[in-house]
RNA sequence: AGCAAGAGUAGGUGACUUGCGUUAAGUGUUAGAGAAUGGGACGUUGUCUCUAAACGAAAGGAUUAAGGGUUUCUGUUGGGAAAUUCUUUAGUCCUGCGGUAGGUCAUCGCGUCCGCUGCU
Numbered sequence: 001a002g003c004a005a006g007a008g009u010a011g012g013u014g015a016c017u018u019g020c021g022u023u024a025a026g027u028g029u030u031a032g033a034g035a036a037u038g039g040g041a042c043g044u045u046g047u048c049u050c051u052a053a054a055c056g057a058a059a060g061g062a063u064u065a066a067g068g069g070u071u072u073c074u075g076u077u078g079g080g081a082a083a084u085u086c087u088u089u090a091g092u093c094c095u096g097c098g099g100u101a102g103g104u105c106a107u108c109g110c111g112u113c114c115g116c117u118g119c120u
Stems, first nucleotide, its partner, number of pairs: 001120003005117002011108009020098003029053007039114005059095008067086008
């Protein structure tokens, strides 16, 4: 110098795991503003952040403590004890649910130019 192929971003998806919410946050949608985006430059799609708006959900069970009701026993009275049940309050656990968050692994993953790897 030439040639052809390859790797690597933001991030997406899936599995596992640890949480959060289930008293509705989060996610998703729309509009506006901003930011970061292979090693470098520009930048589309895509991604993220902020603000505003509209929309919007799946709970069930077990158990502990406190409280109330009922029954029984006990007591001279005040009262005490046990069983059972109920709702409320405060917790814990289990199974779910959420276009839920983090982590790990797997997989997918830059348009142009230069660079990197390889060959000559």
Molecule: THF (Tetrahydrofolate) riboswitch aptamer
Organism: bacterium